A computed fold for a 584-nucleotide part of an RNA from Cellulomonas endophytica, annotated as large-subunit ribosomal RNA, domain I. Lineage of the source: Bacteria > Bacillati > Actinomycetota > Micrococcales > Cellulomonas. Its Rfam family is "Bacterial large subunit ribosomal RNA".
Context: one part of a larger RNA
RNA sequence: GGCACAGGGUGGAUGCCUUGGCAUCAGGAGCCGAAGAAGGACGUGGUAGCCUGCGAAAAGCCUCGGGGAGUCGGCAAACAGACAGUGAUCCGAGGGUGUCCGAAUGGGGGAACCCCGCAGCAGUCAUGUGCUGUGACCCGCACCUGAAUAUAUAGGGUGCGUGGAGGGAACGCCGGGAAGUGAAACAUCUCAGUACCGGCAGGAAGAGAUAUUCCGUGAGUAGUGGCGAGCGAAAGCGGAUCAGGCCAAACCGUACGUGUGUGAGAGCCGGCAGGCGUUGCACGUGCGGGGUUGUGGGACUGCGCCACCGGGUCUGCCGACCUGGUAGGGAGUCAGAAAACGUGCAUGUAGGCGAAGGGUCUUGAAAGGCCCGGCACAGAGGGUGUGACCCCCGUAGCCGAAACGUGUGCGUCUCCCGUGCAUCAUCCCAAGUAGCUCCGGGCCCGAGAAACCUGGAGUGAAUCUGCACAGACCACUGUGUAAGCCUAAAUACUCCCUGAUGACCGAUAGCGGACAAGUACCGUGAGGGAAAGGUGAAAAGUACCCCGGGAGGGGAGUGAAAUAGUACCUGAAACCGUGUGCCU
Numbered sequence: 001g002g003c004a005c006a007g008g009g010u011g012g013a014u015g016c017c018u019u020g021g022c023a024u025c026a027g028g029a030g031c032c033g034a035a036g037a038a039g040g041a042c043g044u045g046g047u048a049g050c051c052u053g054c055g056a057a058a059a060g061c062c063u064c065g066g067g068g069a070g071u072c073g074g075c076a077a078a079c080a081g082a083c084a085g086u087g088a089u090c091c092g093a094g095g096g097u098g099u100c101c102g103a104a105u106g107g108g109g110g111a112a113c114c115c116c117g118c119a120g121c122a123g124u125c126a127u128g129u130g131c132u133g134u135g136a137c138c139c140g141c142a143c144c145u146g147a148a149u150a151u152a153u154a155g156g157g158u159g160c161g162u163g164g165a166g167g168g169a170a171c172g173c174c175g176g177g178a179a180g181u182g183a184a185a186c187a188u189c190u191c192a193g194u195a196c197c198g199g200c201a202g203g204a205a206g207a208g209a210u211a212u213u214c215c216g217u218g219a220g221u222a223g224u225g226g227c228g229a230g231c232g233a234a235a236g237c238g239g240a241u242c243a244g245g246c247c248a249a250a251c252c253g254u255a256c257g258u259g260u261g262u263g264a265g266a267g268c269c270g271g272c273a274g275g276c277g278u279u280g281c282a283c284g285u286g287c288g289g290g291g292u293u294g295u296g297g298g299a300c301u302g303c304g305c306c307a308c309c310g311g312g313u314c315u316g317c318c319g320a321c322c323u324g325g326u327a328g329g330g331a332g333u334c335a336g337a338a339a340a341c342g343u344g345c346a347u348g349u350a351g352g353c354g355a356a357g358g359g360u361c362u363u364g365a366a367a368g369g370c371c372c373g374g375c376a377c378a379g380a381g382g383g384u385g386u387g388a389c390c391c392c393c394g395u396a397g398c399c400g401a402a403a404c405g406u407g408u409g410c411g412u413c414u415c416c417c418g419u420g421c422a423u424c425a426u427c428c429c430a431a432g433u434a435g436c437u438c439c440g441g442g443c444c445c446g447a448g449a450a451a452c453c454u455g456g457a458g459u460g461a462a463u464c465u466g467c468a469c470a471g472a473c474c475a476c477u478g479u480g481u482a483a484g485c486c487u488a489a490a491u492a493c494u495c496c497c498u499g500a501u502g503a504c505c506g507a508u509a510g511c512g513g514a515c516a517a518g519u520a521c522c523g524u525g526a527g528g529g530a531a532a533g534g535u536g537a538a539a540a541g542u543a544c545c546c547c548g549g550g551a552g553g554g555g556a557g558u559g560a561a562a563u564a565g566u567a568c569c570u571g572a573a574a575c576c577g578u579g580u581g582c583c584u
Stems, first nucleotide, its partner, number of pairs: 001583006008576002015569001016534002020505002022502007029494002031167002039101003042055003046079002049075003061095006070083003106115003116135007137164002139161007171202001172200005182189001186226001213240005223231002244486003251289010267276002269319006294464001296429004301422005307326007328417005340412010351399003357372005373390002375379001381393003435459008445471001466481005521528002541568001544555004
């Protein structure tokens, strides 16, 4: 020095474990914010720090419920001091307080800081000072003022407004909008109206009345396409869910404005008689009635029916019309108008009751073995010194709310109530619109024979004998009724809450994060971004003695075990010593 064996060190693989994750399902919830959010800074405990909670009333204050014996949050003990059957701690509901920054909003500013006006209060001899409130901008409404310029308008001011502003994981709508790639190169094309950027909204959004939407099918079909790569419908059928409404106009009335005009001839609801008089007429605007459709509808005109009472339309009578009330009918707050209260039930936000076991053996320990029992609408699961239906928490089942919320029923309450027939003459039926032309975009459709929908520019109609459409266009024949508005559900998503599940992970896995984790650390910054779990059933965490300056160790002691000693379960390999044997 090599080989072999044994026994160590180092190291932290493996096995086992899980407080943490991942995925899915069901239900809920789905916005928060000037009444100051989201997110932070700084404080706050008797005792340093971090986390959690809270806000100078600061691990908390008040009220109402629950609960019932200990408590003063966690790491995390200890000391000190307190509280509690006159019900603490704890849990839930509703309030109070809530520094400073932040849309940040009195002014400023290098966020968490600096400075000020006004009103009131406290304090001082007085000033300084302190406290409370208030003071940004825009918009809307009301009022007051008020230029060039007479009326006016612009502008200014005051007051009022739980009006706006900012935030939010994904989902939604709108406006912009790539490239890598594919086409085996590449330009039309594709990727893709995707990623990304901007704006805005809601619990869904958008769309929507011959509804619309979603899923399956139709179908990788019809089509489209350097007819390449590719892209790619619809009708129909089967399901999910279902809901329809309101205006504009014609016409009538009324108010105001402008214009015009007669002297009774038009008007004052009609008839007769009397009476009135800038009443009338035309246009414009506001308001009320009316009206809402495609078998075209409505207005207008005529006719039929339409409970009772009161009032009105210049007066009297008759009729008609308008209006109020009662009765009757219908509807309702998620569209069609809108608010609240009472009450019942269900449910959510704390909770409660909840069956049945002993002996013996082994063991450090019984839940294991053996013996003899019991419960079960409960033998899901977890814990307990080992493997527990009957030890503990639970589980099945049953019960429960002062307060606040949600759903639903009823009542109060609120709103609405004419309809039919005939005539088809007259009037109305959404205009810089439809149509057409040019240039674009969207559709399965890439300019094509290219309709249809739609943006910009130009031109520019008609009112039902109208207009649009039925894939160039024409004819015929059909379908619909544009140019106004609203609309639940079926659909999308999951930052969040509750419950459940897993041929999901088990610490190099599973979220980046099981641990002081978006921490430490890196970067001027945007941003990047770790490592790190396990003594034991219980700290019983080794009193005392010895060596050593200490670190560390040897005894002793604890423990079932200390080669379980906090560098702690198991403890592989590489690597490094030691002993013994053999060989050189």